[in-house]
c-di-AMP riboswitch aptamer (ydaO/yuaA leader) from Blastococcus sp. CT_GayMR19, 148 nucleotides, folded computationally.
Taxonomically the source falls in Blastococcus (Bacteria, Actinomycetota, Actinomycetes, Geodermatophilales).
Its Rfam family is "c-di-AMP riboswitch aptamer (ydaO/yuaA leader)". Rfam 15.1 lists 7,607 matches to the family in 2,262 species.
Of the family's consensus pairs, 92% are formed in the model.
Its mean pLDDT, the model's own confidence on a scale to 100, is 77.
RNA sequence: GGCCGGACACCGCCGAACCGCCCGUGGCCGAUCGCCACGCGUGGACCGGGGACCCAUCGGUUCCUCUGGGGUGAAUCCUGUUCGCAGGUAGGGCGACUUCCGGCCCGAACCCGUCAGCUAACUCGGUAGGCGGCUGAAGGAAGAACGG
Numbered sequence: 001g002g003c004c005g006g007a008c009a010c011c012g013c014c015g016a017a018c019c020g021c022c023c024g025u026g027g028c029c030g031a032u033c034g035c036c037a038c039g040c041g042u043g044g045a046c047c048g049g050g051g052a053c054c055c056a057u058c059g060g061u062u063c064c065u066c067u068g069g070g071g072u073g074a075a076u077c078c079u080g081u082u083c084g085c086a087g088g089u090a091g092g093g094c095g096a097c098u099u100c101c102g103g104c105c106c107g108a109a110c111c112c113g114u115c116a117g118c119u120a121a122c123u124c125g126g127u128a129g130g131c132g133g134c135u136g137a138a139g140g141a142a143g144a145a146c147g148g
Base pairs, nucleotide, nucleotide: 010133011132012131013130014129018044019043020042021041023039024038025037026036027035028034045127046126047125048124049123050122055117068115069112070111071110072109077088078087079086080085091106092105093104094103097143098142099141100140101139
């Protein structure tokens, strides 16, 4: 000097998965103030399920199939296949907000357990996890809002 990796701080992204306060433990440090993490309690906020009237559904015929039906989520569906997957697609995401243009990505996974349409009152749960960045497509244009 180059390359690769890690830690901390700071900034940010997907997602409901966040904000405040009391107390406790640990750390930053030997200590005040303060900050960080975790736990607990308590407020707020956000998210999801079940659950009336009304509405919807309900009937007939033929063929095929059968692991019935349902939920969270953007994550559905189509074609091809050498059965490994490949190409697309409904839909979704990208640095304060909306729209347009443009570029880059995702298009999974899990759960209930034979049961659930919508649904006021009511009721039951969740507040995880996973990533990235160092002037950058955190681009351009228009508009609005907030703050200084």